[in-house]
RNA sequence: GUGCGUUCUCAGGGCGGGGUGAAAGUCCCCACCGGCGGUGAUGGCAGCAAUGCCCAAGCCCGCGAGCGCCGAGCCAAAUAGCGGUUCGGGACAGCAGAUUCGGUGAGAUUCCGAAGCCGACGGUCAUAGUCCGGAUGAGAGAGAACGGGA
Numbered sequence: 001g002u003g004c005g006u007u008c009u010c011a012g013g014g015c016g017g018g019g020u021g022a023a024a025g026u027c028c029c030c031a032c033c034g035g036c037g038g039u040g041a042u043g044g045c046a047g048c049a050a051u052g053c054c055c056a057a058g059c060c061c062g063c064g065a066g067c068g069c070c071g072a073g074c075c076a077a078a079u080a081g082c083g084g085u086u087c088g089g090g091a092c093a094g095c096a097g098a099u100u101c102g103g104u105g106a107g108a109u110u111c112c113g114a115a116g117c118c119g120a121c122g123g124u125c126a127u128a129g130u131c132c133g134g135a136u137g138a139g140a141g142a143g144a145a146c147g148g149g150a
Stems, first nucleotide, its partner, number of pairs: 004147007016030004031130002033119002035063004043054004058117002066095002068092001069089007099115005121133003
């Protein structure tokens, strides 16, 4: 230094103004926000150099939470179906996702410029990425400490 193991810690942002209305942070106009890993030509640091390290994509590749789906248990029911609930499941991505144009260049869906687009479920005097709730949860992952003797 690397791998493995154990324990611990950390691990999501955002409605401000106006309009309509009985009622809207939910509709309309203008705003605001962008998890984790990878890739990566800007930039930064070190080095004489080769090169190394750091930062760097919401819409390129993959992952995560939620819902659904599948399996099992429990409740309810009539033994079924429907429903509720708990646990498990990725050789289930179905909801479920969203980018183009111009410029530079050998090379860019990543840089620069411009214009676009996307965003679980349940709730709500009215339809929610931004409010409330499950959630003091879960988690992609990030980091730290430790791993004795013969």
A computed fold for a 150-nucleotide RNA from Devosia nitrariae, annotated as FMN riboswitch aptamer (RFN element). The coordinates come from a structure-prediction model, not an experiment, and the mean pLDDT is 76. The model forms 100% of the base pairs in the Rfam consensus. The sequence was found by an Rfam model in a public genome assembly. Its Rfam family is "FMN riboswitch aptamer (RFN element)". Rfam links the family to the GO term FMN binding.